The RNA shown here (transfer RNA) has 72 nucleotides and comes from a Candidatus Aenigmatarchaeota archaeon. Model confidence (mean pLDDT): 80 of 100. Rfam family: tRNA. By type it is a transfer RNA.
RNA sequence: AGCCCUGUAGUGUAGUGGUAAUCAUACGAGGCCCUGGACCUUGUGACCCAGGUUCGAAUCCUGGCAGGGCUA
Numbered sequence: 001a002g003c004c005c006u007g008u009a010g011u012g013u014a015g016u017g018g019u020a021a022u023c024a025u026a027c028g029a030g031g032c033c034c035u036g037g038a039c040c041u042u043g044u045g046a047c048c049c050a051g052g053u054u055c056g057a058a059u060c061c062u063g064g065c066a067g068g069g070c071u072a
Base pairs, nucleotide, nucleotide: 001071002070003069004068005067006066007065010025011024012023018055026044027043028042029041030040031039048064049063050062051061052060
């Protein structure tokens, strides 16, 4: 320098055009329990950034940023 892949709650993930953006964990509240821990209920919190396409974008396109890989 060229090419490819990835980017979603604090963390790890599902979701590939329209459902309340999924689940686990974490954290808050309540319950249960002799305590710790576990368990049950409930709540909080996310689409890397900027444009474009579309009636509608986390999803498709372009550029940028970050991480990883291959080639030279």